[in-house]
RNA sequence: AGAGUCGGCCGGAUGGUCGCCGCUUUUGCGAGCGGAGGAAAGUCCGGGCUCCACAGGGCGAGGUGCCAGGUAACGCCUGGAAGGCGCAAGCCUAUGGAAAGUGCCACAGAAAAUAUACCGCCAGCCUGGCUGGUAAGGGUGAAAUGGUGCGGUAAGAGCGCACCGCGCCGGUGGCAACACCGGUGGCAGGGUAAACCCCACCUGGAGCAAGACCAAAUAGGGGGGCAGGCAGCCUUGAGCUGCAACGUAUGGCCCAUACGGCUCCCGGGUAGGUUGCUUGAGAUGCAUGGCGACGUGCAUCCUAGAUGAAUGACCAUUCUCGACAGAACCCGGCUUACAGGCCGACUCUCACC
Repeated sequence: AGAGUCGGCCGGAUGGUCGCCGCUUUUGCGAGCGGAGGAAAGUCCGGGCUCCACAGGGCGAGGUGCCAGGUAACGCCUGGAAGGCGCAAGCCUAUGGAAAGUGCCACAGAAAAUAUACCGCCAGCCUGGCUGGUAAGGGUGAAAUGGUGCGGUAAGAGCGCACCGCGCCGGUGGCAACACCGGUGGCAGGGUAAACCCCACCUGGAGCAAGACCAAAUAGGGGGGCAGGCAGCCUUGAGCUGCAACGUAUGGCCCAUACGGCUCCCGGGUAGGUUGCUUGAGAUGCAUGGCGACGUGCAUCCUAGAUGAAUGACCAUUCUCGACAGAACCCGGCUUACAGGCCGACUCUCACC
């Protein structure tokens, strides 16, 4: 100097004039303070909160899927293991089980499981053919029945041997995933579970348009049928109590629990206001424990609450000449979008000293 990798920050600023929303203050005029994001987006996960509701068990359904931690929790984050990519810094992973079972592997190819022989190699013969042996070489394919080498053989083949691979047994290290070492066995078809399935763990539902309160208005409306099955009681009934049956209860089925006299037809009103609504699993600084995510202690701070929807317009100066883009109950994540600018650490290449 160039090329890269990882992490972080800003994303218009300053002054003035008028305008909008919230809070505080004033008898009033007025005054003071504050006012959209790093993603507010997607609605993909997890919760807080409210209600069903007193809310328990089972089946089913759904979700996650290497290990250990963090967290309120998670499908998130951190640190490791294994596999893969990259010269490297680093990056990616839908990463439990195929010896419980079922299914699938098109086409090509001799053959993809009840395994086989197209070409080839070897031997024999009645010789452009036939018979036998073979699976080392070639072909097809994503994948061809362990791989490489040596020996052996008529030619070959784990046929034998060495190493690797695989199965079983043991030891060492590590909390563990797993790694390494030793012994033993020639061991023989593989792949696929983002196929069904098995295993481990987790899971009620609906949602601020949840919910609560106030006010107002209408018609606390009109009509019909039934009134229980068993037992007990006395006030003798459309009575009371219990059991059963039936119905309802914010996903399905069963049990349990709670509530309830049952059922049919006609017809009307309300959508206004207040609240929920912003002090939080909050933020910042320092110290401390930890590789880290994060935890603990002390101190400081209060930072939008609109409701047909609040921050807009003008002027001057400046600048990197302005991207993606606007809260609607709140928070922790993930994913996606982003003009331009700045900072830090690390890797590789070249040149000079």
This is a predicted structure of a 353-nucleotide RNA (Bacterial RNase P class A) from Sedimenticola sp.
It matches the Rfam family "Bacterial RNase P class A". The family's RNA type in Rfam is ribozyme.
Its mean pLDDT, the model's own confidence on a scale to 100, is 77.
The sequence was found by an Rfam model in a public genome assembly.